[in-house]
C1' cells in the first nucleotide's frame, strides 16, 4: 500500500427509495400485584442510523470522502 466487509435508543437486534415523527427484546424509570424481593401486569423515556457531501419530489437504504473495526492480499 489494494481489495472486501462492518458502524442503528445503555446493549442486541429489525426497517421493498415513499405503509416511518425509525419498530422490537433485554436492561433503565413509573404504577399495579407481594408481609418484603424475585416474578407477573400496565405504562414512560430512550436512536433526526458513525461524520461531511452528492443523487432524488423523497435517504437508515443508493454513490463518493474522511473517522473507527474486522478479514484478505502484498
Nucleotide at each position: 500500500g489494494u481489495c472486501g466487509c462492518c458502524a442503528u435508543c445503555g446493549u442486541c437486534u429489525a426497517a421493498c427509495g415513499g405503509c416511518u415523527c425509525a419498530g422490537g427484546a433485554c436492561a433503565u424509570c413509573a404504577g399495579g400485584u407481594u408481609c418484603u424481593c424475585a416474578u407477573c401486569c400496565u405504562g414512560a423515556a430512550g436512536a433526526u442510523u458513525g461524520g461531511g457531501g452528492g443523487u432524488u419530489c423523497g435517504a437508515a437504504u443508493c454513490c463518493c470522502c474522511c473517522u473507527g473495526g474486522c478479514g484478505a492480499c502484498a

Source information
Predicted 3D model of a 74-nucleotide RNA (transfer RNA) from Candidatus Shapirobacteria bacterium CG03_land_8_20_14_0_80_40_19. The prediction has a mean pLDDT of 82.